[in-house]
RNA sequence: CCACGCGGGAGAGUCCUCGUCGGCCUGAUCGACGGGGCGCCGAAGGGGCAAACUCCCCGGAACCUCUCAGGCAUCAGGACCGCGUGG
Numbered sequence: 001c002c003a004c005g006c007g008g009g010a011g012a013g014u015c016c017u018c019g020u021c022g023g024c025c026u027g028a029u030c031g032a033c034g035g036g037g038c039g040c041c042g043a044a045g046g047g048g049c050a051a052a053c054u055c056c057c058c059g060g061a062a063c064c065u066c067u068c069a070g071g072c073a074u075c076a077g078g079a080c081c082g083c084g085u086g087g
Base pairs, nucleotide, nucleotide: 001087002086003085004084005083006082007081008080013038015037016036017035018034019033020032021031022030039072040071041070045068046066047065048064053059
């Protein structure tokens, strides 16, 4: 330095609408999943930039920035931190 395992781990609408399924005598309403729309977040990934350094050029980081991707109830994911094992 890399991989795996365990633990911790933030932010932002479970908004609107349509469809399917279920509950329901009917209707309304409720729940789940999927599609679309707008709004929003940034800590997977990806892109961009400074100074030092250098004769000059090139090069030149991030949790800074852009939101392509990803994400906005739960689940999952998650930079980063700690411990363990192996190379």